[in-house]
Context: one part of a larger RNA
Molecule: small-subunit ribosomal RNA, central domain
Organism: metagenome
RNA sequence: CUGGGCGUAAAGGGUGCGUAGGUGGUGAGGUAAGUCGGAUGUGAAAUCUCCGGGCUCAACCCGGAAAUGGCAUUGGAAACUACCUUGCUGGAGGAUUUGAGGGGGGAUUGGAAUACUUGGUGUAGCAGUGAAAUGCGUAGAUAUCAAGUGGAACACCAGUGGCGAAGGCGAAUCCCUGGAAAAUACCUGACACUGAGGCACGAAAGCUAGGGGAGCAAACAGGAUUAGAUACCCUGGUAGUCCUAGCCCUAAACGGUGCUUGCUUGCUGUAAGAGGAAUCGACCCCUCUUGUGGCGGAGCUAACGCGUUAAGCAAGCCGCCUGGGAAGUACGGUCGCAAGAUUAAAACUC
Repeated sequence: CUGGGCGUAAAGGGUGCGUAGGUGGUGAGGUAAGUCGGAUGUGAAAUCUCCGGGCUCAACCCGGAAAUGGCAUUGGAAACUACCUUGCUGGAGGAUUUGAGGGGGGAUUGGAAUACUUGGUGUAGCAGUGAAAUGCGUAGAUAUCAAGUGGAACACCAGUGGCGAAGGCGAAUCCCUGGAAAAUACCUGACACUGAGGCACGAAAGCUAGGGGAGCAAACAGGAUUAGAUACCCUGGUAGUCCUAGCCCUAAACGGUGCUUGCUUGCUGUAAGAGGAAUCGACCCCUCUUGUGGCGGAGCUAACGCGUUAAGCAAGCCGCCUGGGAAGUACGGUCGCAAGAUUAAAACUC
């Protein structure tokens, strides 16, 4: 390379938007680039293959045929692909109506709890542990009552429940704003899918500058434990955790399962919406759609298991894998303030 693969054996990019490219619904007409078949020319000879012949045979030689991926010219065909013209509505988008939602951003407000401060009551302990000690307390602690300050997080509701592309999102109210879903079938008329590069977003930790700092808590200190204890346990405690602006760009960024489309038995929960039946009305009940779960059939799978939310049957496009270690390392490049990230080998060895 031809292949074969990617839930767990090596292998799905962290996620989206989107450029080039690749791929692309349905009817009619046209063109003839691809495509198909015809003719002509060419495709040197030798070699190779087959048939026949000549050296006594063979090697070798001679003759004939075949073969020669193909290429060019010419005149045809028009199903498929392509291109041009003109339509269609099922894909896609728009419109109208409707309900749901911790989707995002900003502002304001709230209560519980912790801590601290002040004041009152009150007296000898409190705290902590397996047991202790360090620690706090007669300079009045712990407890309790009242008032205040400040920061962070929002109990119950809460649910294999909701929303978001992923990361993620949970007190309340208001303002700004994104997306999805259902119903109608009114409009556009293939406007679509994927997506190398690119751009944007991207938990936590970390970094820069300025704020903030209640609780928690790397580092650090002390007390224990222990043979030791640079730990686990305890008492403290600084970065950090929080906010604003800017970097970093990584995770078991996981469903360890890329995106899109079509097809293929079912049962049962749940969330949202629509329709029907019934009812005074609502609930219950039936049907459909979208989402999210459990179980399971065919089929698939090495097995485990997956199973209309596929890991089934197919198609399109992208990413990735190719024995273990060395190694996600070295060198070089790019990015970064740094930490480092990304791209990414080989010698050698088994």